A computed fold for a 61-nucleotide RNA from an Actinomycetes bacterium, annotated as Fluoride riboswitch aptamer (crcB RNA motif). The sequence was found by an Rfam model in a public genome assembly. It matches the Rfam family "Fluoride riboswitch aptamer (crcB RNA motif)". On this family, see Baker et al., Science 2012: "Widespread genetic switches and toxicity resistance proteins for fluoride".

RNA sequence: GAACCCGACGGCGAUGGAGCUCGCCGACAAGUGCCGGAUGGCUGAUGGCUCCUUCAAGUGC
Numbered sequence: 001g002a003a004c005c006c007g008a009c010g011g012c013g014a015u016g017g018a019g020c021u022c023g024c025c026g027a028c029a030a031g032u033g034c035c036g037g038a039u040g041g042c043u044g045a046u047g048g049c050u051c052c053u054u055c056a057a058g059u060g061c
Stems, first nucleotide, its partner, number of pairs: 009026005016052006033042003
């Protein structure tokens, strides 16, 4: 000095915001869903939990 490890900081985890938490990445990075040969089709506003917001459907007043 480097690899590696730990901590701090910053960023990211398929469409919005916030808190907590987990994981990943260090900027030429992490990240940009799945199925199907194609036409086309499927799930979800979360990585996970909770709350709010948007949209859709049903029921009651």